[in-house]
Context: one part of a larger RNA
Molecule: small-subunit ribosomal RNA, central domain
Organism: uncultured prokaryote
This record gives sequence, C1' cells and structure tokens, in this order.
RNA sequence: CUGGGCGUAAAGGGCGCGUAGGCGGCCUUGGCAGUCAGGCGUGAAAGCCCGGAGCUCAACUCCGGAAUUGCGCUUAAAACUGGCUUUCUAGAGUCCGGGAGAGGAUGGCGGAAUUCCCAGUGUAGAGGUGAAAUUCGUAGAUAUUGGGAAGAACACCAGUGGCGAAGGCGGCCAUCUGGUCCGGCACUGACGCUGAGGCGCGAAAGCGUGGGGAGCAAACAGGAUUAGAUACCCUGGUAGUCCACGCCGUAAACGAUGUGUGCUAGCCGUUGGGGGCCUUAGGCCCUGAGGCGCAGCUAACGCGUUAAGCACACCCGCCUGGGAGUACGGUCGCAAGAUUAAAACUC
Repeated sequence: CUGGGCGUAAAGGGCGCGUAGGCGGCCUUGGCAGUCAGGCGUGAAAGCCCGGAGCUCAACUCCGGAAUUGCGCUUAAAACUGGCUUUCUAGAGUCCGGGAGAGGAUGGCGGAAUUCCCAGUGUAGAGGUGAAAUUCGUAGAUAUUGGGAAGAACACCAGUGGCGAAGGCGGCCAUCUGGUCCGGCACUGACGCUGAGGCGCGAAAGCGUGGGGAGCAAACAGGAUUAGAUACCCUGGUAGUCCACGCCGUAAACGAUGUGUGCUAGCCGUUGGGGGCCUUAGGCCCUGAGGCGCAGCUAACGCGUUAAGCACACCCGCCUGGGAGUACGGUCGCAAGAUUAAAACUC
C1' cells in the first nucleotide's frame, strides 16, 4: 500500500459557511492526455529462476534460456475518463402567488407569585423536621387588609406539537431579519455534491470591566443525624444565577448513528403544515414529526422509506490494548485551561 471497521465492543469532527483538492446529469463535434494493441530501442554483468555441462558427489564453476512486471520512441484504435466544441432540462438556482412556526435581534407593555418597606386589624406564638434544634417574635412576629418598591421567571394553553445547522428557542405587542413548505412551471442552463487548511456560531460553569441583585444558592457558619458526618435533613448565607460589552471554546455538545443523491412491502383507534383531484363519510399527492412491522442487515440487542437495507456508490472525519488524551514542544487564552500530540515500559 492492499485489506477490516466506526448505534451499544476502539472509532462520526459540537454545528455551519466555504478555499484548494476529490467526485459529478443528457446530446454532439473534432483531438488523443489517461486507457488499450503492435513494433523498435533500452532495461550492464554477476546473482535469483529453468534446462544442460565440468571437478568421483556437493558446495563451486561454465554454457544457454527465461525474467528484469520499467522507461523512451513510433504506428494504430476511440467505447470509457479528462480537456475542446455544440445542445438540452430531469440536478441546482431565480421569479411570481400563498402558508405555518417558542427561528434570531431590538424596544415597549402585562398579570400571578416571591421578598422587602409603610400603615391598619390582632395576640403569642411562628418556622422547620422522621423527631428536634439553630432561627424569627411582646422593640408586636406568624395570620390578614390596604398602599408602595424591586428583581427574576412567564402557570393554564402545552401536545412521542412547532421552529432552528447545532448549541438552543415558550406571557403579549411593534419594528428589523434568516430559513423553510405548497402552488404556478415563467426564467437561467450543470451554475452541482463533499470539503484538508481557513472563517464563523457554539449549553452550563468560569474569567475581565461596569451595572443589578427579589428568589435560589457552590463556598462558608450554625443546628441536627451519626461511632465519626468535612455529607444526605434544617436555619442562615457570599460568589454566581440577571443586563451590557469583551473573553473562554468545552459537555453523556447523544439519535452515543458525518454530509449529499437515488432505489427497495405495508399498517396505525398517530400527528404538524400545504394544495388540489376523485369527490359520500373517505381516499390520493407533496413536505415534516412519531409508533409498529416485511424483505434485507446485525455478534446479538435491535434497525427497518427519518435504515443500522441496496447502489461493496461519492467526499470528509476517525479507530487499532494499557501507558495517555498524559509528557515535551508549538499555537491560543488574563487565568482556569483548551488544542495539537508522543515515547520508554508493560501485556
């Protein structure tokens, strides 16, 4: 190198955009780079291999052949691949008309609850637990009524519902804005797929500066429990959680399943969006989300038109016991650390 693999055994990059590269629809022209065939030259000798010969045999030596799978030149072929040329519309995109949606950003508004403050009523308890205590309360708590302030989150609707590439997104309204689906089949005419590097996005926690701080709550303190209890339970409570800007760049970032295309039985007392046709409920079609299940696949579990089936398809990433995602070095970062990534040794 060939070969074997990646749902759960080691193995899919967290996700997207995209450069180089790789791969790529239909028809046609001419050329012949790849490809294929023939010829010539070269591919030193020795050696290896085959056939023979000589030392009594062998090693060894000698003769002949084959091989040297390559390279160059030349003649010829034109199906396929590539380059040139011509065309097409089935891929891809544009346009027009509609649709659904917690998709994103900014601003504003709302009610319930919670805590706190003020005032009224009112009196001895309240909290909390398995039971208690720490704690709060005669300086009037808890409860209840009225008023006020603040911050955060948006009950019901709510759904194996929706949207988004992923992370993720849920009160209402407005503005700006992305994607997607359906119908028309008007336009362009292969403009496509993937994508090493690169660039961007990226939960939570954490970091920087400045705000904010109701509730919750690492750390911490106290009370319990216990043999002990640096815990589980309770009372408090600071970072943080929230906002703006800037970092970090990781997760069981999971469907533990990369992306794109085509093909291959069905069923549902499942479901979101859309449209028309046959039209009686109903059936059919396009596009999503689920539950079963045939063939097939799989070590099994299971997957099964949303494939883990088939095209041994295309392109990228990745795997090969532990040591170790570690050391060293590089890059990035304010730091925490991240990323790239071995070896000795061992089995």